[in-house]
């Protein structure tokens, strides 16, 4: 940094979508370790349980007290003595008094319980942030500093005791008691208060200092006697109140708001200013620079994004502010209107003895619940820090550590070297082979993680004391072992194959994929990302210059207000001087810390931590500067105006006046019609229209002049005259002296229809009627008509109100009309200046296209508007209208476009030019019969299959009785009718013949291989197995090759070069001219190719070789007769070769061209005629059934054989033919003339034989020789207009042929039978000269079988004024919302 998506294409314009990064996250898949952060975003919803604020006995009274000491009392072991009875010594055990006594302890008192934790409901506010102010204020503990008490008194009180009320909670009632609890009294450096003075300063209210009078007010003990503790005042320090300035959300579909409300002076209140409070007085104060009101929201320092400016956000950590079940209140205290304090209402939850009580997890844990989601009712005061204490300590759920979570970020690992038989195995294949892949295996080697095992810390300044933690880290053996997964692979995006499925099932961010050959659904292999993660979802930022301040528009893509005047408001001409408010530079103070960079430094390294710097674009204070902006003062005249002086003009109001027209009215003339239309009705008329003449009435508009002329802000003004009245403009330059530009709001003016009163109404004409079109016609045409149009007074306020182009200024090449003034004396179609109106056009400029001094260029100033289509200019809501309806103006939801300009094309009941038998002129036919042949339908067991406008339908099929054949019924085969390979086994095979079948087939009979080294080898049949075979089975939309059509139309294009931002154009246009993109001339084009033509066949002419099968002119022979025969090649002809035709020649006409016309010659003239030959494409045009093919399908059948049967049915419709309807005909006879063919399983001659079809016979002939072969109309008679001597359909009978076989189902004869039918409706075909129209002849196919198809000749016409129509094509050009291209798009309505 960009990509992808509007279109056939191309360029804009403008949405949508992507890739980036981040994140208290969450889902899905999945999961080794480890370090350092995080972790209810939801229900400010309820909470069981614990714990989270105490300490201080060195304040105090009391109680309790281990143990010590004294003491009485008690008298035990044990020891001597002994008379044994006992006595002496001793002095324990046990409980008793005192005293002392470390600790503990409710209460009284102290000081923390306003810190620290938590959470963001509330709040748009002096709540936050910044920066100042406090002369308007406080500060417990702490530090300084100064004076002081260590005197005296003095009544209480709890605890306690007793007695009592309650279930409890908690109490009540007497009585005792103490203090660092409480009160007075003394003292008074200095402090408070009050009066009245001085001196200094201050922005003011005031402020410090000082001398003085009067009145007020302190202290407290305690031990272990001290670095302890109290009192007052004064200053520090830290922490707060309070007030300002500036800053930061949306909404105008919220424009007014306020009664303590704004001030004021007095009063109270506060630690303190102040409507904080409160009584009088005034009646002000916010507010378009957004008041009030709604909606959302804690604020920041910071995150996060981005090149930045900005845009988003404010979780963790810091700061501040709020709140603590909800509201709402004070009390205490230095401090609170107080999370774990009280008092009160509500709610809720809990206990009760029903009387009453108790509670408050938005502390840490943990529970419910809500949710897509968020953790342990650990552990420790060891550290850092906080209460308290004199201190030892106590207390701390702050914290410091574990635990659980891949939520984030960092690290590390899952192994490293070597290793082709490129191993197996998957995948795929064109079967050769790739690929996964050096990947494994194999070998070597290492040991981070983890696991075992031993050692083990800092972390505490000094002796003990460490939750973490036997953790971090050291080591030591030990084994590749334990450990990879997720998404993607059509384009944007690195990444492709098979195979399943068949618009199903699915994907899909966006464009799109899927309907049988899917790199896009599934799955495999495979490859590409990133990796303990990956993806997906959602939010935010970027990409978005898509809200543009940096940095965008508004003629046609969204977008200039319908016009004007004109307030606030922006912005403002020349030159002094001064101020210093903007701007500018210096200093200085803040801008916490952590975040950010940057340099070092500590954890192995990172994340993280830590120093020290930088930043911190801000704000504010102070010196300075004065160009520029702004103020102030004084001037100037170039911008604006004023006054003169002049011409123009449908500017604008009123009010007179005027002629043609139209319809009406009366009167006359006059008679059937008139109007009207494409064409006709309604209508109107003999009760006299129309038409004419003459009078008369109304009423609305003003021909000709008139003109891309003129006026006006716009809308808009048009006969003439008066009268009032705006504006421009040119001259001249006398005054004023910036008095100017735009200009939100608002104020006027606006076309037309449209309302309202009232008038007025001739034409004209919504609505309405009625005739007509048409399927309908609620339309367009035609007759009539109301409202209105007209006036006048008010409303409405909009129009494609356009130049789609808002005003002003100023500046930037010309030329050429037109209009209203001036100047110029080389006097004119001249020049030159102002102001207006057009048209061409250069630089520029714009996606083009355009625009160009009347800008859409360059520039400045204001104002309006625009931000994807649709919904929508709608719906609520306010406003404004008598209504209609106007201004203002949204969102749900929906799409991936919507759209501007140019482009190429095809279209058009656009245009211009042109061609074709395309129409016209002619012949002649189809469509009506009867048959024939194809199609459709129908039918059936089958009636195989394909062709379907024109380009299917006498087509595939140049010939279905069996074959063919592909269809159907039966009856059989299953490696197979047909190819190849393997293995055995026979010598066959075929023939010929018997049986049984319908026939295939089966089962016999007979005859019956070649070569040969003798091994076998070929060739054939048989059998077994399997690879295969076979399919006229599907797809012509999967193909190739083939063919049709447009269309023998004249076009299709390339090179290089110009032009264009591009698609594209040019050339190939254009001005003759041709059948022709055919030639010529011009041309930014020059050339070129593939078509056009010619080259090739054939046909007309000659001329030359050549003459045998052809030919007979002249010689000569012969015949019944004939080129029969001897000669001959002249001639006809036959086939080779040449010549001929090229606008070459001549006139005219044209552009001194191409070419057109006439003419000569010429057999033939202007491509001489015919014919092969078909540019790029176009139709998904035909064909898998000609063949060849890919995928798929069948496989004892969808293949193969074989009889029979169908393809030949027949109410019927359509096509393309025969053949008729008759006299240009039929019949009958006869001695007339081609041409190009064909032939051996052929043609078949003479002769014979049947009425014939034919048979029968075989000559000649592989053919210029023989046949086929007779050519027919043509001539000549005859019928005479009749359903016939026309017509032959259809049926009867006999017959001939082919052929294995003519029943379905052939052709052909002879006799008999004689149907329709009398020229053929709408419509439609074909034909331009040797042709149309008529006549016969032959040929492929083919046993047979032709009205078809394919040639060939004989006779031979008519017409073509022309191009207006119809079809059909070709060049230019225009329009277009079409591009699948008009058989397109599209709107509506109903399902």
């Nucleotide at each position: 940094a960009g990509a992808g998506u509007u279109u056939g294409c191309u360029u804009c314009u403008g949405g949508c979508u992507c890739a980036g990064g981040a994140u208290g996250a969450a889902c899905g898949c999945u999961g080794g370790c480890g370090g350092c952060a995080c972790g209810c975003u939801u229900a400010a919803c309820a909470c069981a349980u614990g714990c989270a604020a105490g300490u201080c006995g060195a304040g105090c009274g009391a109680g309790a007290g281990a143990g010590u000491u004294u003491u009485g009392c008690g008298g035990a072991a044990a020891g001597g003595c002994u008379u044994c009875g006992g006595c002496c010594u001793g002095g324990a055990a046990g409980g008793g008094a005192a005293a002392u006594g470390a600790u503990c302890u409710a209460g009284c008192g102290g000081c923390g319980g306003a810190c620290g934790g938590g959470u963001g409901a509330g709040u748009a506010a002096c709540a936050c942030g910044u920066g100042g102010g406090u002369a308007a204020c406080c500060u417990a503990c702490c530090c300084u500093a100064u004076a002081c008490a260590g005197g005296g008194g003095g009544g209480a009180u709890a605890a306690c005791g007793u007695a009592u009320a309650g279930a409890a909670a908690u109490g009540u009632a007497c009585g005792c008691u103490a203090a660092u609890a409480c009160c007075g009294c003394a003292u008074a450096a200095g402090c408070c208060u009050a009066c009245a003075g001085g001196u200094u300063c201050g922005c003011a209210u005031g402020a410090a200092c000082u001398a003085g009078u009067a009145g007020g007010a302190a202290a407290a003990g305690c031990c272990g006697a001290g670095a302890c503790g109290g009192u007052a005042u004064a200053g520090g320090a830290u922490g707060g109140g309070c007030c300002c300035g500036c800053g930061a959300c949306u909404g105008a579909u919220u424009a007014g708001c306020u009664a303590g409300u704004u001030g004021g002076g007095g009063a109270g209140g506060u630690a303190a200013a102040g409507g904080c409070u409160u009584a009088c007085c005034a009646a002000g104060g916010c507010a378009a620079c957004g008041a009030u009101c709604a909606g959302c929201a804690g604020c920041c320092g910071g995150u996060c994004u981005g090149a930045g400016a900005g845009g988003a956000u404010g979780g963790a950590c810091g700061g501040c502010c709020a709140c603590a079940u909800u509201g709402g209140g004070a009390c205490u205290g230095a401090g609170a209107c107080a999370c774990g304090g009280c008092c009160c209402a509500g709610a809720c939850u809990c206990c009760u003895a029903c009387g009453g009580g108790a509670g408050g997890c938005a502390g840490c844990a943990g529970u419910g619940g809500g949710g897509a989601a968020u953790a342990u009712u650990g552990c420790a005061c060891a550290a850092u820090g906080g209460g308290g204490g004199g201190a030892a300590c106590c207390c701390u759920g702050a914290u410091g550590c574990a635990g659980c979570g891949a939520u984030g970020c960092c690290g590390c690992g899952u192994g490293a070297a070597g290793g082709a038989a490129g191993a197996a195995g998957a995948u795929u294949u064109u079967c050769g082979g790739a690929u996964c892949g050096u990947a494994a295996a194999c070998u070597u080697c290492u040991a981070u993680c983890a696991g075992c095992a031993a050692g083990g810390a800092a972390g505490a300044a000094g002796a003990a004391g460490g939750a973490c933690a036997g953790u971090a880290c050291u080591u030591g053996a030990c084994u590749a072992a334990g450990c990879a997964g997720c998404c993607c692979c059509g384009g944007c995006u690195a990444a492709c194959u098979a195979c399943g499925u068949g618009c199903c099932a699915g994907c899909a961010g966006c464009c799109g994929c899927g309907g049988u050959a899917a790199u896009a659904c599934g799955u495999a292999g495979g490859g590409g990302g990133c990796a303990a993660g990956c993806g997906u979802u959602a939010u935010c930022c970027g990409g978005a210059a898509u809200u543009a301040c940096u940095g965008g528009g508004u003629g046609u893509a969204a977008a200039g207000g319908g016009u004007g005047c004109g307030u606030a408001g922006g912005c403002g001409g020349c030159a002094c001087g001064c101020c210093a408010a903007g701007u500018c530079a210096g200093u200085u103070g803040u801008g916490a810390a952590a975040c950010c960079c940057g340099u070092a430094g500590g954890c192995u390294c990172a994340a993280c931590c830590u120093a020290c710097g930088g930043c911190u674009u801000g704000c504010a204070a102070u010196u300075g500067a004065a160009a520029c902006u702004g103020g102030c003062g004084a001037g100037c005249u170039a911008g604006a105006g004023u006054a003169c002086a002049g011409g123009a003009g449908a500017g604008g109001a009123a009010a007179g006046c005027g002629g043609a027209a139209u319809u009406c009215c009366u009167a006359g003339u006059g008679u059937a019609g008139c109007g009207g239309u494409g064409a006709a009705a309604u209508g109107c008329g003999u009760a006299g229209a129309u038409a004419u003449u003459a009078g008369g009435a109304a009423g609305a508009a003003c021909a000709c002049c008139g003109g891309u002329g003129g006026c006006g802000a716009a809308g808009g003004c048009g006969g003439c005259u008066u009268u009032c009245u705006g504006g421009a403009c040119u001259g001249a330059a006398a005054c004023u002296g910036a008095c100017g530009c735009u200009g939100a709001g608002g104020c006027a003016c606006g076309a037309a229809a449209g309302c309202g009163u009232g008038g007025g109404g001739a034409g004209c004409a919504a609505a309405c009627a009625g005739g007509a079109u048409u399927a309908g016609a609620u339309a367009c045409c035609c007759u009539g008509g109301u409202a209105g149009u007209c006036c006048a007074c008010g409303c409405u306020g909009u129009a494609a109100a356009c130049g789609a182009u808002g005003a002003a200024u100023g500046c930037u090449a010309g030329g050429u009309g037109u209009u209203g003034g001036c100047c110029u004396a080389u006097u004119a179609a001249g020049g030159g200046u102002c102001g207006g109106u057009g048209c061409c056009g250069c630089a520029g400029u714009u996606a083009a296209c355009g625009c160009a001094a009347u800008a859409a260029g360059c520039a400045u100033u204001c104002c309006a508007c625009c931000u994807g289509g649709g919904g929508a200019g709608u719906a609520c809501g306010a406003c404004c209208g008598c209504a209609a309806g106007g201004u203002u103006g949204a969102a749900a939801c929906u799409c991936a476009a919507a759209g501007g300009a140019a482009u190429u094309g095809a279209c058009g009941g656009g245009g211009c030019c042109c061609c074709g038998c395309a129409c016209a002129a002619g012949c002649g036919g189809u469509g009506g019969a009867g048959c024939a042949u194809g199609u459709g339908g129908a039918u059936u067991a089958a009636u195989u299959c394909g062709a379907c406008g024109c380009a299917a339908c006498g087509c595939g099929a140049a010939g279905a009785a069996c074959c063919u054949u592909a269809c159907c019924a039966a009856g059989u085969c299953u490696u197979g009718a047909c190819a190849u390979c393997g293995g055995g086994a026979c010598g066959a095979a075929a023939u010929a013949u018997u049986u049984a079948g319908a026939a295939a087939u089966a089962a016999g009979u007979a005859u019956g291989c070649u070569c040969u080294u003798c091994g076998g080898a070929g060739c054939g049949u048989c059998c077994c197995a399997g690879a295969c075979a076979g399919g006229u089975g599907g797809u012509g939309c999967a193909u190739g090759g083939u063919u049709g059509u447009c269309g023998u139309c004249a076009g299709c294009u390339c090179g290089u070069g110009u032009c264009g931002u591009g698609a594209g154009a040019u050339g190939u246009u254009g001005g003759g001219u041709u059948a022709a993109g055919u030639c010529c001339c011009g041309c930014a084009a020059c050339g070129a190719g593939c078509g056009c033509a010619a080259c090739c066949c054939u046909u007309a002419u000659a001329u030359u070789u050549a003459g045998u099968a052809g030919c007979c002119a002249g010689c000569a022979c012969g015949c019944a007769g004939u080129g029969g025969u001897g000669g001959g090649c002249a001639c006809u002809c036959u086939a080779g070769a040449u010549a001929g035709a090229c606008u070459g020649c001549c006139g005219u006409g044209g552009a001194g061209a191409a070419c057109a016309c006439g003419g000569a010659g010429g057999a033939a003239g202007g491509u001489g005629g015919g014919g092969a030959c078909g540019a790029g494409g176009u139709c998904a045009a035909a064909u898998c059934a000609u063949c060849a093919u890919g995928c798929c399908c069948c496989u004892u059948a969808u293949g193969a054989c074989u009889u029979g049967g169908g393809c030949c049915u027949c109410a019927c419709a359509c096509g393309u033919g025969c053949u008729a309807c008759a006299a240009u005909g039929g019949c009958u006879g006869g001695a007339a003339c081609a041409a190009a063919g064909a032939g051996a399983a052929g043609u078949g001659a003479a002769g014979g034989a049947g009425c014939g079809a034919u048979c029968u016979g075989g000559a000649g002939c592989g053919a210029a020789g023989c046949u086929c072969a007779a050519a027919a109309a043509g001539c000549c008679g005859u019928c005479c207009c009749a359903g016939u001597u026309c017509g032959g359909a259809u049926c009867g009978c006999a017959g001939g042929c082919u052929g294995c076989a003519a029943c379905c189902c052939g052709c052909c004869u002879g006799c008999g039978u004689g149907a329709a039918g009398u020229u053929g409706g709408a419509a439609u075909c074909g034909u331009u000269a040797g042709u149309a129209a008529u006549c016969g002849c032959g040929g492929a196919u083919c046993a047979g079988c032709a009205u078809g198809c394919c040639g060939c000749g004989g006779u031979g016409a008519a017409u073509a004024c022309g191009u207006u129509c119809c079809c059909g094509g070709g060049c230019c050009u225009u329009g277009u919302a079409c591009a699948c291209a008009c058989c397109g798009c599209c709107c509506g309505u109903c399902a």